[in-house]
Order: sequence, then C1' cells, then structure tokens
RNA sequence: CCACCAUCCAGAGCGGCCGAGAGACGUGGCUCGUCGACGCCGCAGCAACCAGCGCUCCCUCGCGGGCAGCGCCAGGUGCUUCCGCCACGCCGAUGGAGG
Repeated sequence: CCACCAUCCAGAGCGGCCGAGAGACGUGGCUCGUCGACGCCGCAGCAACCAGCGCUCCCUCGCGGGCAGCGCCAGGUGCUUCCGCCACGCCGAUGGAGG
C1' cells in the first nucleotide's frame, strides 16, 4: 500500500508548553477558538481488540488443535468523551488477521 473482519452514545483528567486555527477526507451546514481552541509533552486513569494464564465445550486413539464460551491479568495497541459534530459520499479512525 491492497482487499477482508470487528467496533465507532459504556468507561476514564489534571498539570505544563505552544500560539491561530480546529472539529481526522470532499461538499453543504453547524459548532469550538487569543477568557488560548486544535496540537504536543508529563503524570494519572479507562477499557479489554491482540498476547499470556485458568476452566468449560468441540475435534482427535493420542500428541495436539479450535473461527466456541466464561474468568483472571494488563505485556502490544487504543482511548480519556459526548453520536465519527450533522447530512450525503465505496469517506475516515482504531484493533485483528492476510497478501
């Protein structure tokens, strides 16, 4: 980069820096912003997609395996807030597995 799957009103904020745009792409609308938005950094937290562990179930003579269910944990990500701000658009984001 390509095509696929899942999710996108649950949950969780403080401090510092910066300085004019921002709401992740297009159009239209709406909203936020020098009373400092957006972004970045630090710390803290939330969740549980993947990994790990345990039990159950299924397949197997067995070794072993599973795209199944539940629980624990928090290593890899993600997120910390109001529908992905709204509508439309084969647009997007995050995670997983594949080429």
The RNA shown here (SAM riboswitch aptamer (S box leader)) has 99 nucleotides and comes from Quadrisphaera sp. INWT6. Its mean pLDDT, the model's own confidence on a scale to 100, is 75. It was read from a public genome assembly, where an Rfam model found it. The organism belongs to Quadrisphaera, within Bacteria.